[in-house]
Molecule: c-di-GMP-I riboswitch aptamer
Organism: Clostridiales bacterium
């Protein structure tokens, strides 16, 4: 410096669900709790996927449908910085 992650060891992180709050909503943040994760650490850069406020369509209306500028990092890819063992 690279690489692997079996078995350790010191840690870390927290999913679901409750309660409280922000948001139109996905969904976000705190506390409780732990389903798990070797990057479930950080980056929305490409993809997939959620949502449809505003907008644009049909519609007598009630509403339906299109859409990301919005959200997911615990969907993969890419960046990038790290802890032990072992080669």
């Nucleotide at each position: 410096a690279a690489u692997u992650g079996a078995u350790a060891a010191a840690g870390g992180c927290a999913a679901a669900u409750u309660c409280a709050u922000a948001g139109a909503a996905a969904u976000g943040u705190g506390a409780a709790u732990a389903c798990g994760c070797a990057a479930a650490g950080c980056c929305g850069c490409a993809a997939g996927u959620c949502u449809a406020a505003a907008g644009c369509a049909u519609g007598a209306g009630a509403a339906u449908g299109c859409u990301a500028u919005g959200a997911u990092g615990g969907u993969u890819g890419g960046g990038u910085u790290g802890c032990c063992a072992g080669u």